Annotation
Predicted 3D model of a 492-nucleotide part of an RNA (small-subunit ribosomal RNA, 5' domain) from Chthonomonas calidirosea. NCBI's taxonomy places the organism under Bacteria, Bacillati, Chthonomonadales, Chthonomonadaceae, Chthonomonas. The sequence was found in a public genome assembly.
Context: one part of a larger RNA
RNA sequence: GGACGAACGCUGGCGGCGUGCCUAAAACAUGCAAGUCGAACGAGAACUUCGGUUCUAGUGGCGAACGGCGGAGUAAUACAUGAGCAAUUUGCCCGGAAGACGGGGAUAUACAGCCGAAAGGCUGGGCAAUACCCGAUGUGGCUUUAUCUCGGCAUCGAGAUGAAACUAAACAGUUUUUUGCUUCCGGAGAAGCUCAUGGCCUAUCAGCUAGUUGGUGGGGUAAUGGCCUACCAAGGCGACGACGGGUAGGGGGUCUAAGAGGAUGAUCCCCCCGAGUGGGACUGAGACACGGCCCACACACCUACGGGUGGCAGCAGUUAGGAAUCUUGCCCAAUGGAGGAAACUCUGAGGCAGCGACGCCGCGUGGAGGACGAAGGAUCUAGGUCUGUAAACUCCUUUUUCAGGGAAAGACUUAGGACGGUACCCUGAGAAUAAGCACCGGCUAACUACGUGCCAGCAGCCGCGGUAAGACGUAGGGUGCAAGCGUUGUCC
Numbered sequence: 001g002g003a004c005g006a007a008c009g010c011u012g013g014c015g016g017c018g019u020g021c022c023u024a025a026a027a028c029a030u031g032c033a034a035g036u037c038g039a040a041c042g043a044g045a046a047c048u049u050c051g052g053u054u055c056u057a058g059u060g061g062c063g064a065a066c067g068g069c070g071g072a073g074u075a076a077u078a079c080a081u082g083a084g085c086a087a088u089u090u091g092c093c094c095g096g097a098a099g100a101c102g103g104g105g106a107u108a109u110a111c112a113g114c115c116g117a118a119a120g121g122c123u124g125g126g127c128a129a130u131a132c133c134c135g136a137u138g139u140g141g142c143u144u145u146a147u148c149u150c151g152g153c154a155u156c157g158a159g160a161u162g163a164a165a166c167u168a169a170a171c172a173g174u175u176u177u178u179u180g181c182u183u184c185c186g187g188a189g190a191a192g193c194u195c196a197u198g199g200c201c202u203a204u205c206a207g208c209u210a211g212u213u214g215g216u217g218g219g220g221u222a223a224u225g226g227c228c229u230a231c232c233a234a235g236g237c238g239a240c241g242a243c244g245g246g247u248a249g250g251g252g253g254u255c256u257a258a259g260a261g262g263a264u265g266a267u268c269c270c271c272c273c274g275a276g277u278g279g280g281a282c283u284g285a286g287a288c289a290c291g292g293c294c295c296a297c298a299c300a301c302c303u304a305c306g307g308g309u310g311g312c313a314g315c316a317g318u319u320a321g322g323a324a325u326c327u328u329g330c331c332c333a334a335u336g337g338a339g340g341a342a343a344c345u346c347u348g349a350g351g352c353a354g355c356g357a358c359g360c361c362g363c364g365u366g367g368a369g370g371a372c373g374a375a376g377g378a379u380c381u382a383g384g385u386c387u388g389u390a391a392a393c394u395c396c397u398u399u400u401u402c403a404g405g406g407a408a409a410g411a412c413u414u415a416g417g418a419c420g421g422u423a424c425c426c427u428g429a430g431a432a433u434a435a436g437c438a439c440c441g442g443c444u445a446a447c448u449a450c451g452u453g454c455c456a457g458c459a460g461c462c463g464c465g466g467u468a469a470g471a472c473g474u475a476g477g478g479u480g481c482a483a484g485c486g487u488u489g490u491c492c
Base pairs, nucleotide, nucleotide: 001492002491003490004489006488007487008486009485010484013363014362015361016360017359018358019356020355021321026319027318028317030316031315032314035062036061037060040059041058043056044055045054046053047052069274070273071272079198080197081196082195083194084193085192088191089190090189093187094186095185096184097183098182099181101135102134103133104132111124112123113122114121115120140167141166143164144163145162146161147160148159149158150157151156200246201245202244207237208236209235212234213233214232215231216230217229218228219227249271250270251269252268253264254263255262256261276297277296278295279294280293299310300309301308302307327353329352330351331350335349336347337346338345339344366396367395368394369393376387377386378385379384401429402428403427404426405425406424410419436481437480438479439478440477441462442461443460447476448475449474450473451472457464458463
């Protein structure tokens, strides 16, 4: 000198764009943040022009694994870059092929009875489905097996023709041509796994390791594999730093620097990890699941003491901690997401507004004229000099400000705009509403007077102050920046 998610002191006019718990991954009152479908199903209720319409608790489907938040853990099951899977999976979406036949038994809500303070639960009879089950068919798929062709990367891969066993389905609606269902092949996107290389400190950590290293059989997984298990062998890693300890999410990037490098990882994007702490599985295409389930623990709440309930590292907000970090706002109008045939519903994602000079950028606080130069103030060698064209005064302008009027684009698509009566435009008024902060011994631009008297104080370094202090305090003047200016902290 530059930079900052900054803080503190003094000061503070406006706008645009950004940005705002770095500390306690501390605890949380309250509201909202994930629903939707009646064109899957029965039932109940309300209305009725008796045509029907609407609403909903429940069964069922899809979604809730996305989006949003945080960085505790993690030094490698992570990340980055580059390869590989002949060892893999994939709901919704796209392309293609084939199919959907015949039956059956339940059950929730509701009703009745009962238990309980509540949360909730038990029993009974009865009803439905795109819920569940059985059988049929088998284009196809899968397993076993036979033959042939082609290819490769070691285990092998692809294709064709036979044989045997196994294996599917669901209907609804009306606008009458669509939406769904089942099996298979391919695609897209997504995910899983493997390998190589790279990126912290510490040797005052030198040896570490028994599922450890490898093999065989088996299990498990979508899939390879000590992933797990039985047996067998005795291996595997290490000064090219194993093992241990400390610290830490990684990257794109950001800051600085001429560069090399150093430091860093807020906001935005990608990946990983977490959801009071620890563990576990269920459902599902996908989770070992923030606003799902079970168990344990800690904490908190309700209770009739028998028993229950909860999880803001979602958006606001509260308490605490701290030098320190915002509104319990508006809207789904746009973008995007979920459901739905659609209308539409939901969406604290998102779009906006509010607060904060926290940062960057822009604008303003007036312009021109105006004296050998008012007054006041400061100083003086008392002549003067400085403040100073500064003011007054004259003329002008209206960015801002205030008042009145008009008024968007953003909306495609007929309608529909939170922002917003906002931006912007027009008219009027009137210099009117708007300047501070630090410094002035040298480094370093800028000097005098008074007060103080090694006191009070200053200070980044050198150093000032003990009676004329350009270094302390005040005043006048000056210098530098300017809606900011200084100080502190951190990095280069």